RNA sequence: UGCCAGGUCCAGUCAAUAUCCGUUUGUGAACCAUGUCAGAUCGGGAACGAAGCAGCAUUAAGCAAUUCCGGAUAUGUGUGCUGACGCCUGGCAUUU
Numbered sequence: 001u002g003c004c005a006g007g008u009c010c011a012g013u014c015a016a017u018a019u020c021c022g023u024u025u026g027u028g029a030a031c032c033a034u035g036u037c038a039g040a041u042c043g044g045g046a047a048c049g050a051a052g053c054a055g056c057a058u059u060a061a062g063c064a065a066u067u068c069c070g071g072a073u074a075u076g077u078g079u080g081c082u083g084a085c086g087c088c089u090g091g092c093a094u095u096u
Base pairs, nucleotide, nucleotide: 001093002092003091004090005089006088007087008086010083011082012081013080014078015077016075017074018073019072020071021070022069024065025064026063027062033058034057035056036055041050042049043048
């Protein structure tokens, strides 16, 4: 001086963990959501029509749930992986 190996540093990336958001499921409106509206009410000679309480159903906001699924952020995680020069250690070769 060159080559090789290991360690360290930096960056990227994968996984893991934690948190958050979404999705999913359940629940969820006395009246001021929707639909259907028993009973009753109104109009009508009648047929029928109108508005519409309770109930039921579907949901909004919200609440709850646990894993599966998707996304975001972060790090005292990993025999992780990859890359750039540098630093440290060791080995080999060459030259002086």

The RNA shown here (Bacterial small signal recognition particle RNA) has 96 nucleotides and comes from a Candidatus Cloacimonadota bacterium. It was read from a public genome assembly, where an Rfam model found it. Its Rfam family is "Bacterial small signal recognition particle RNA". The family's RNA type in Rfam is non-coding RNA gene. Rfam describes the family as follows. The signal recognition particle (SRP) is a universally conserved ribonucleoprotein involved in the co-translational targeting of proteins to membranes. The coordinates come from a structure-prediction model, not an experiment, and the mean pLDDT is 76.